SAM riboswitch aptamer (S box leader) from Flavobacterium sp. HMWF030, 115 nucleotides, folded computationally.
Its Rfam family is "SAM riboswitch aptamer (S box leader)". Rfam's curators write: The SAM riboswitch is found upstream of a number of genes which code for proteins involved in methionine or cysteine biosynthesis in Gram-positive bacteria.
Of the family's consensus pairs, 97% are formed in the model.
Its mean pLDDT, the model's own confidence on a scale to 100, is 79.
This record gives sequence, C1' cells and structure tokens, in this order.
RNA sequence: AAGUUAUCACGAAAGGCGGAGGGAAAGACCCAAUGAAACCUUAGCAACCCUUUAUCAUAAAGAAGGUGCUACAUUCUACUUUUUACUAAUUCAUAGUAUUAAAGAUAGAUAACAC
Repeated sequence: AAGUUAUCACGAAAGGCGGAGGGAAAGACCCAAUGAAACCUUAGCAACCCUUUAUCAUAAAGAAGGUGCUACAUUCUACUUUUUACUAAUUCAUAGUAUUAAAGAUAGAUAACAC
C1' cells in the first nucleotide's frame, strides 16, 4: 500500500487556544469574524474490543480500560433495477422529465481480525 467481517435514518456538550476555513472526493446545498480547522481540558453518547452471566455461537447486563463519536439520514445526489406522477406518441410497445418511493451496487467512516 492493499484485505476480511460487522455496523452506519437512534444517541450525545461546554470552555481554552487559534485565526480562515470546514462538511472525504465531483456537483449541489449548508456551517463559519455572533469565530472555521488543528491542538488542550472537562463532560457526555454508544457498546466494536473488554468484563460478567446463561447457552453452543447467540442473547442479556456492565461501563474501570483501548478506540470511536457529540450540525444537517454517511447533509443530499450520481450507477443498476423496479415504483409513482406528468409529458410525448399511439392502440403493439416505448421514450423522456422529476420536487416520488423502495431494494441493490460503488465510494467513504468506525471497530476487530489478518497481513
């Protein structure tokens, strides 16, 4: 550098410092001098590792420790299939648009394992 598995529509804040960016990338749309990112401190959320119990590979409880997280659904969209509405054309079946809905995929984030 790359891999495997699981989860991602719930949840959860303030202060200090700092000075212009941030929300991964593309397009949009948001946040930000009524102070962005980074860094520090305290608090909280969650339950991947962890601890305990029961069971034979799953469930429940716990939250000291290791991570992670605390604007907007992973902020939304894109690609495939179906669906809804409208338009065109027509009586065979289609095509397009979208402020419709669902499933899957791609990409990403986090944890554990492996290398």